Model confidence (mean pLDDT): 81 of 100.
The RNA shown here (transfer RNA) has 84 nucleotides and comes from a Minisyncoccota bacterium.
It matches the Rfam family "tRNA".

RNA sequence: GCCGAGAUGGUGGAAUAGGUAGACACGAGGGACUUAAAAUCCCUUGCUAGCAAUGGCGUGCGGGUUCGAUUCCCGCUCUCGGCA
Numbered sequence: 001g002c003c004g005a006g007a008u009g010g011u012g013g014a015a016u017a018g019g020u021a022g023a024c025a026c027g028a029g030g031g032a033c034u035u036a037a038a039a040u041c042c043c044u045u046g047c048u049a050g051c052a053a054u055g056g057c058g059u060g061c062g063g064g065u066u067c068g069a070u071u072c073c074c075g076c077u078c079u080c081g082g083c084a
Stems, first nucleotide, its partner, number of pairs: 001083007010026003019067001027045006046057004060076005
């Protein structure tokens, strides 16, 4: 230099013939049980505005297409693999 794969909450990891982002697990917080603890079970767990109801933003970064983009297209950054 060329080719391919990838980047999603605190962590791993789903969702792609475009239509509710974050299923599931781990971790964390609260509670139940226990004399106490472990184990187990239940609830909560991106950011933000708001007393609340509810709303806005968020898929590496910047654009484009579209009524609508994690998903398609273009450029860039970084990671992994292959070729030279």